[in-house]
């Protein structure tokens, strides 16, 4: 190198959307959906970084359920990361 024959894998998540529902929002859960992932498993104040601003101050404005700015221990881990894990072959 060729031929023949076995073995294992044949599974897991689930993006955008669409309905229901919670939330001021960001954004979350549920069904439905698959863009795509070898950790698209877990961890969110106490590693970094991104969204949001009911509510608080600050300005502006005669004033307003107004405008603007700043502020997360509010959200996101399918941004990064930190952390644990399953399979084959070398």
């Nucleotide at each position: 190198a060729c031929a023949u024959a076995g073995u294992u894998u044949c599974g897991g998540c689930a993006a955008a959307c669409u309905u229901a529902u919670u939330g001021a929002a960001a954004a979350g859960u549920a069904a439905g959906g698959g863009c795509g992932c070898a950790a698209a498993g877990c961890u969110a104040a106490a590693g970094g970084g991104u969204c949001u601003a009911c509510g608080u101050c600050u300005u502006u404005g005669a004033g307003a359920u107004a405008a603007a700015g700043a502020u997360a221990g509010g959200a996101c881990a399918g941004c990064c990361a930190g952390u644990u894990g399953c399979a084959a072959a070398g």
Background:
c-di-GMP-I riboswitch aptamer from a Balneolaceae bacterium, 90 nucleotides, folded computationally. The sequence was found by an Rfam model in a public genome assembly.